[in-house]
RNA sequence: UGCUGGACAAUCGCUGCGCUCUGAUGAGUGGAGAGGAAAGUCCGGGCUCCGAAGAGCAGAGUGCCAGAUAACUUCUGGGGGGUGAAAGCCCACGGAAAGUGCAGCAGAGAGUAGACCGCCUAAGUCCGUCAGGGCUGGUAAGGGUGAAAGGGUGCGGUAAGAGCGCACCGCGCGACUGGUAACAGUUCGUGGCGAUGGUAAACCCCACUCGGAGCAAGACCAAAUAGGAAUCCAUUGAUGUGGCUCGCGUCGGAUUCGGGUAGGUCGCUUGAGCUAAGUGGUGACGCUUAGCCUAGAUGAAUGAUUGUCCUAGACAGAACCCGGCUUAUAGGCA
Numbered sequence: 001u002g003c004u005g006g007a008c009a010a011u012c013g014c015u016g017c018g019c020u021c022u023g024a025u026g027a028g029u030g031g032a033g034a035g036g037a038a039a040g041u042c043c044g045g046g047c048u049c050c051g052a053a054g055a056g057c058a059g060a061g062u063g064c065c066a067g068a069u070a071a072c073u074u075c076u077g078g079g080g081g082g083u084g085a086a087a088g089c090c091c092a093c094g095g096a097a098a099g100u101g102c103a104g105c106a107g108a109g110a111g112u113a114g115a116c117c118g119c120c121u122a123a124g125u126c127c128g129u130c131a132g133g134g135c136u137g138g139u140a141a142g143g144g145u146g147a148a149a150g151g152g153u154g155c156g157g158u159a160a161g162a163g164c165g166c167a168c169c170g171c172g173c174g175a176c177u178g179g180u181a182a183c184a185g186u187u188c189g190u191g192g193c194g195a196u197g198g199u200a201a202a203c204c205c206c207a208c209u210c211g212g213a214g215c216a217a218g219a220c221c222a223a224a225u226a227g228g229a230a231u232c233c234a235u236u237g238a239u240g241u242g243g244c245u246c247g248c249g250u251c252g253g254a255u256u257c258g259g260g261u262a263g264g265u266c267g268c269u270u271g272a273g274c275u276a277a278g279u280g281g282u283g284a285c286g287c288u289u290a291g292c293c294u295a296g297a298u299g300a301a302u303g304a305u306u307g308u309c310c311u312a313g314a315c316a317g318a319a320c321c322c323g324g325c326u327u328a329u330a331g332g333c334a
Base pairs, nucleotide, nucleotide: 001334002333003332004331006309007308008307009306010305011304012303014033015032017030018029019028020027021026035315039326040325042324043323044322045321046320047214048213049212050211054246055245056244057243059210060209061208062207063206064078065077066076067075068074079093080091081090082089083088094205095204099203100202101199102198116143117142118139119138120137124135125134126133127132151169152168153167154166155165156164170193171191172190173189174188175187176185177184178183218266219265220264221263228257229256230255231254232253233252237251238250239249240248273292274291275290276289277288278287279286280285
């Protein structure tokens, strides 16, 4: 890190479903009955409803390349970076030459950046018999500060130095080769070379994507009440499932007080389903064949006892369904 996470049998009890019987209540019988996370509600969908369902702006999300998938911010493979002795592990991985901003202390100087200690008598000037010293001036190779200081090593050159010049390395640009691509290179050419510094999980720029609300969605049946009252706006208006503008549709809309109902049925479980074999692929996963049906509750069902085995039982209970992610986890196996 991954898998698993009690099993089998019997008796009684609880709940759904199928079948039979009963006027009904019910009775009999046959199967079935919580998870790998059911948790979080963080993403993505299926499904339902609203919107003549459109356009733009703002806003939000994602951010290397190529694939898988219904889709995703998920997963797989590859590239690059970081880390480690290694096996491996991690990445919020477009852009810093579009612009703005931010960075303590030390230090001369920290992004249109420098002279503290030093080095230099080539040149100018002053003092001195000489040696030499001062001022002016030159310098950034040496030392120091710092996480980071004007690419690195060597040779030449110079008064002393400096890519100042040269060789090699590094870096930029162009070509070539390999690769679908991201990228890579014992390749070639060219340029003395931007301090190519950091930060965009800072504002920003770039590319792509984005209606909303949600099973308490929604549909039907039955019953009851008061088809209630008041105020305001009203086509130059109001309103229509994220905000604003335009467009389009509708004709009423908003607020307050008061009254009735809270019942039943559906949605509700056959699924982007599971298992096995074969097959394609590095892999995620796909295809073919065969087999299986596995909770549908609604103040909320699965508990108790006995026996055997055993790894001696952790974290923990469905409420429309599914794919991920995250969190918790005794023990066992790899």
About this RNA: A computed fold for a 334-nucleotide RNA from a marine sediment metagenome, annotated as Bacterial RNase P class A. Rfam family: Bacterial RNase P class A. Rfam's curators write: Ribonuclease P (RNase P) is a ubiquitous endoribonuclease, found in archaea, bacteria and eukarya as well as chloroplasts and mitochondria. By type it is a ribozyme. Model confidence (mean pLDDT): 77 of 100. The RNAcentral record of the sequence draws on MGnify.